The prediction has a mean pLDDT of 85. Predicted 3D model of a 475-nucleotide part of an RNA (small-subunit ribosomal RNA, 3' major domain) from an uncultured Fibrobacteraceae bacterium. The RNAcentral record of the full RNA draws on SILVA. Its Rfam family is "Bacterial small subunit ribosomal RNA".
Context: one part of a larger RNA
RNA sequence: UGACGGGGGCCCGCACAAGCGGUGGAGCAUGUGGUUUAAUUCGAUGCAACGCGAAGAACCUUACCUGGUCUUGACAUCCGGAGGACCUUCAGAGAUGGAGGGUGCCGCGAGGAGCUCUGAGACAGGUGCUGCAUGGCUGUCGUCAGCUCGUGUCGUGAGAUGUUGGGUUAAGUCCCGUAACGAGCGCAACCCUUGUCCUUAGUUGCCAGCACGUGAUGGUGGGAACUCUAAGGAGACUGCCGGUGACAAACCGGAGGAAGGUGGGGACGACGUCAAGUCAUCAUGGCCCUUACGUCCAGGGCUACACACGUGCUACAAUGGUCGAUACAAUGAGCUGCAAGACCGCGAGGUGGAGCGAAUCUCAAAAAGUCGGCCUCAGUUCGGAUUGGAGUCUGCAACUCGACUCCAUGAAGCCGGAAUCGCUAGUAAUCGCGCAUCAGCAUGGCGCGGUGAAUACGUUCCCGGGCCUUGUACA
Numbered sequence: 001u002g003a004c005g006g007g008g009g010c011c012c013g014c015a016c017a018a019g020c021g022g023u024g025g026a027g028c029a030u031g032u033g034g035u036u037u038a039a040u041u042c043g044a045u046g047c048a049a050c051g052c053g054a055a056g057a058a059c060c061u062u063a064c065c066u067g068g069u070c071u072u073g074a075c076a077u078c079c080g081g082a083g084g085a086c087c088u089u090c091a092g093a094g095a096u097g098g099a100g101g102g103u104g105c106c107g108c109g110a111g112g113a114g115c116u117c118u119g120a121g122a123c124a125g126g127u128g129c130u131g132c133a134u135g136g137c138u139g140u141c142g143u144c145a146g147c148u149c150g151u152g153u154c155g156u157g158a159g160a161u162g163u164u165g166g167g168u169u170a171a172g173u174c175c176c177g178u179a180a181c182g183a184g185c186g187c188a189a190c191c192c193u194u195g196u197c198c199u200u201a202g203u204u205g206c207c208a209g210c211a212c213g214u215g216a217u218g219g220u221g222g223g224a225a226c227u228c229u230a231a232g233g234a235g236a237c238u239g240c241c242g243g244u245g246a247c248a249a250a251c252c253g254g255a256g257g258a259a260g261g262u263g264g265g266g267a268c269g270a271c272g273u274c275a276a277g278u279c280a281u282c283a284u285g286g287c288c289c290u291u292a293c294g295u296c297c298a299g300g301g302c303u304a305c306a307c308a309c310g311u312g313c314u315a316c317a318a319u320g321g322u323c324g325a326u327a328c329a330a331u332g333a334g335c336u337g338c339a340a341g342a343c344c345g346c347g348a349g350g351u352g353g354a355g356c357g358a359a360u361c362u363c364a365a366a367a368a369g370u371c372g373g374c375c376u377c378a379g380u381u382c383g384g385a386u387u388g389g390a391g392u393c394u395g396c397a398a399c400u401c402g403a404c405u406c407c408a409u410g411a412a413g414c415c416g417g418a419a420u421c422g423c424u425a426g427u428a429a430u431c432g433c434g435c436a437u438c439a440g441c442a443u444g445g446c447g448c449g450g451u452g453a454a455u456a457c458g459u460u461c462c463c464g465g466g467c468c469u470u471g472u473a474c475a
Stems, first nucleotide, its partner, number of pairs: 001475002003472003007469007015459002019423005026314008034305002042053002064300005070294001073123001077122002079119005086101006105112002125289002128287003134283002136278003139274001141272001146185006152161003165176003191266004196234007206223002210221003237260001240254005316416001320375007332363003337356002342351003382413001387408007429451007
């Protein structure tokens, strides 16, 4: 100087407390451990691994296993020789091998471009090892308020000072004091979005007033007010008033205002820590393989199952279930696409195809809600696992191993031990909708809107952190 303390002081955070809803019990989904297996590819492992890499394993992916192939190679550059590419047929699980047909483009030609076959080697190739050789990227402490430097001063020196102190703040934020005076990286602001208003603009969006028209609809003429769209601007700064305070910084209350003291949300992550993670995104040193640890193919596996754990979904019902009627969104996506009306099917879906490269058309029905009927506390009209049968769709192909539909079946489950998680407001809870990946496959992920709470006395305690101080046989 740090680190540590079941030392002290001050302070903060859904850290506790106060509340609301969960997990832990059940069934299923998914990931992991373990076990099994020819293989169940690899990585991630306290917080910070475990719905993680994977925004989508039937083949492919695919790296694994079994079997069958190739050896300048599936891919790149260079040299020599030959030939079009390509099509048909046979054998084979296919990779591949045999046979037949066939002669292109530019150029008069020589030749050239590109492709295929073949020969020789230089070389290719490796998701093989080392993340403890690395770059890059990322997690975490932590959006915590810290981390440093120049000069000066003090100290023999390590170093200290500044950065401590008194206030204050979300903040090393600001003020005052001060052997320090300044400065840098962080904080904040500048960026995006949302909340109010104005201006401009008015189609595909809008419809107040005036007409026309319809069974009905901004449907039509028209309008530019309103909503909205999307560009520019205004607006919030403790600016104003009162109080407290050191006359400071600031804090408390108030006015005006759509918004008030960082208005809400996002992007943004200092010096560093964990030899944290990643050699399997990529790049790369070293090492290793080179008729194989490379390459191609078929089938299988990654989907196994006495068990254990994590994360979720659905429930255990009446604030509910079911049937009928009926109302109100936003974000988005669409040409290899989204697909309306109509018809067929109980349904998944099929036939067919208007319209739309989309403020125009489509996906598209929002659901919880509201109104009415039934159920009456029961393992039930709760719950839907499992299983049998019949189908639909995608795809070369749903046996291993897809999703969905219909009929039948109707399991566990009556609110969950010890323990444990999230959340402070348009939040939790609850309800549906969209998108990426994607042929198909979503209870996961990322977004969107609808309905919409309770509680916070307080900082003694648990956890993590910041500053000062103290002890230390630790570095």